Notes
Glycine riboswitch aptamer, 91 nucleotides, folded computationally.
[in-house]
């Protein structure tokens, strides 16, 4: 000096899934209700490979469950690049 990687932040991208009723208002557009329907990629929840163990706590996915969230825009959005700052040190 520094790499991979970890944490915050800014950026760019970023999927999925709805009808019918009824009321606001006469129509669209919207708002608020109810009904039955779906979506999975904030969280969260359960197991599997795997992994760690003397025993006892303890890990664990984009699967899978729909609690939560979400089915016009906006907002969210795991995950991807990147900047920036921090940690941290393979070499």
């Nucleotide at each position: 000096c520094c790499a991979u990687c970890c944490c915050g932040c800014g950026u760019g991208g970023g999927a999925g899934a709805g009808c019918u009723c009824c009321g606001g208002c006469g129509a669209g557009a919207c708002c608020g209700g109810a009904g039955c329907g779906c979506c999975g990629a904030a969280g969260g929840g359960g197991c599997a490979a795997c992994a760690c163990c003397u025993c006892c706590c303890a890990g664990g996915a984009a699967c899978u469950c729909u609690c939560a969230g979400g089915c016009g825009c906006c907002a969210g959005g795991a995950c991807c690049a990147u900047g920036c700052g921090g940690g941290g040190g393979a070499g």